[in-house]
RNA sequence: CUCUUAUCAAGAGUAGGUGGAGGGACUAGCCCUAUGAUACCCGGCAACCGACAAUCCUUUUCGUUCGGAAAGGAAAGCACGGUGCUAAUUCUUGCGGAAGCGUAAGCUUCUGGGAGAUGAGAG
Numbered sequence: 001c002u003c004u005u006a007u008c009a010a011g012a013g014u015a016g017g018u019g020g021a022g023g024g025a026c027u028a029g030c031c032c033u034a035u036g037a038u039a040c041c042c043g044g045c046a047a048c049c050g051a052c053a054a055u056c057c058u059u060u061u062c063g064u065u066c067g068g069a070a071a072g073g074a075a076a077g078c079a080c081g082g083u084g085c086u087a088a089u090u091c092u093u094g095c096g097g098a099a100g101c102g103u104a105a106g107c108u109u110c111u112g113g114g115a116g117a118u119g120a121g122a123g
Base pairs, nucleotide, nucleotide: 001123002122003121004120005119006118007117008116013042016041017040018039022032023031024030026094028092029091043086044085045084048082049081050080052077055074056073057072058071059070060069061068062067090115095112096111097110098109099108100107101106
């Protein structure tokens, strides 16, 4: 970098530190920002992967058939390790469909897709 797959309406500092001008992927909007952005550190949130795990199931086996042991599987949970996230629904939108409103341009709502982000796996 490409492909597959899951998730993307919740949550996370109402003066933490450094540092100084831009930032919200891109388009068009609309926003955030010197009452200091982006970034880094700290703190926090979540629980995708791994570890652990109450408990349950299966098989085997021991046994004075109450029960014990081993292996395998499932698993509430936890937050130890690897990531991630920490303005606004992925801020809305970009291609299409449906309903409503409107003379029309168009607007509103719902919805499929695209694009993007993150995890896990593969090349």
Molecule: SAM riboswitch aptamer (S box leader)
Organism: Paenibacillus thalictri